[in-house]
Overview: The RNA shown here (THF (Tetrahydrofolate) riboswitch aptamer) has 95 nucleotides.

């Protein structure tokens, strides 16, 4: 010098499991303010996340019980796929 390569944060599926709701909270969309995180090292968004306000929209309950359902429902574990926004340095094989 060249080729391959390997790990983050986080997203998304899918099984379990324990919960909330079903008196409508929560998802999800938009806007306003605030914070965080983003491979081993730097830098670092118009992108990701969190937390607070507002604002449209919006739902499936059944059952004498035990329970069965419903919800773009919260976390926990396990698994599979995507994956440093990008810029610079690195690190492993192998020549």
């Nucleotide at each position: 010098c060249a080729c391959a390569g390997a790990g983050u944060a986080g997203g998304c599926g899918u099984g379990c499991g324990c919960g909330c709701g079903u008196a409508a909270a929560g998802u999800g969309u938009c806007c306003c303010g605030g914070g965080g995180a983003c491979g081993g090292g730097g830098a670092g968004u118009u992108g990701c996340u969190c937390c607070g306000g507002g604002a449209a929209c919006g739902a499936a309950g059944a059952g004498a019980g035990a329970u069965c359902g419903c919800g773009g429902u919260g976390c926990g574990c396990a698994u599979g796929c995507c994956g440093c926004a990008u810029c610079c340095c690195g690190c492993u094989g192998u020549u």
Its Rfam family is "THF (Tetrahydrofolate) riboswitch aptamer". Gene Ontology term of the family: tetrahydrofolate metabolic process. Rfam describes the family as follows. Tetrahydrofolate (THF) riboswitch was first reported for Ames et al. as an RNA motif in 5' untranslated (5'-UTR)regions of folate transport and biosynthesis genes in Firmicutes genomes. Its mean pLDDT, the model's own confidence on a scale to 100, is 76.